[in-house]
RNA sequence: CUCAGGGCAGGGCGAAAUCCCCGACCGGCGGUAUACCCCGCGAGCCGUUUGGCUGAAUCGGCGUAAUUCCGAUGGCGACAGUAUAGUCUGGAUGAAAGAG
Numbered sequence: 001c002u003c004a005g006g007g008c009a010g011g012g013c014g015a016a017a018u019c020c021c022c023g024a025c026c027g028g029c030g031g032u033a034u035a036c037c038c039c040g041c042g043a044g045c046c047g048u049u050u051g052g053c054u055g056a057a058u059c060g061g062c063g064u065a066a067u068u069c070c071g072a073u074g075g076c077g078a079c080a081g082u083a084u085a086g087u088c089u090g091g092a093u094g095a096a097a098g099a100g
Base pairs, nucleotide, nucleotide: 001100002099003098010022011021012020024087025086026077027076028041029040030039031038036075037074044053045052046051057073058072059071060070061069079090080089081088
C1' cells in the first nucleotide's frame, strides 16, 4: 500500500410488521482432524488512566486423532430507528481481528 460479512423465498393476522406468527435463510479472523455454539481475537457495550463485560450442543458413527468430518436432533446472534428486527434502515464511502 491492497484486501478484509452473509442472510426472511412463500404464507397468516392487521390500518400498519422483511420486526409478531408459520416457515425460510446466514455464520468475520487465528488455533486445533476441516468449528456460528472448544480456546482465543475482532466487532459491540460500559468506563475512560490501567481496564471491565460480552451469545449458543448434545447423542450416535468412522478414525491414532474430530464438542470441527458424517448422521440425527437442538440452540445463539451488539447498539439506534421503526408494529417488537441475527436478516430492513442508520452510525459505516467507518473501524478492525487478520490475510497478502

Source information
Predicted 3D model of a 100-nucleotide RNA (FMN riboswitch aptamer (RFN element)) from uncultured Bulleidia sp. Model confidence (mean pLDDT): 87 of 100. Its Rfam family is "FMN riboswitch aptamer (RFN element)". Rfam describes the family as follows. The RFN element is a highly conserved domain that is found frequently in the 5'-untranslated regions of prokaryotic mRNAs that encode for flavin mononucleotide (FMN) biosynthesis and transport proteins. Rfam links the family to the GO term FMN binding. The model forms 100% of the base pairs in the Rfam consensus.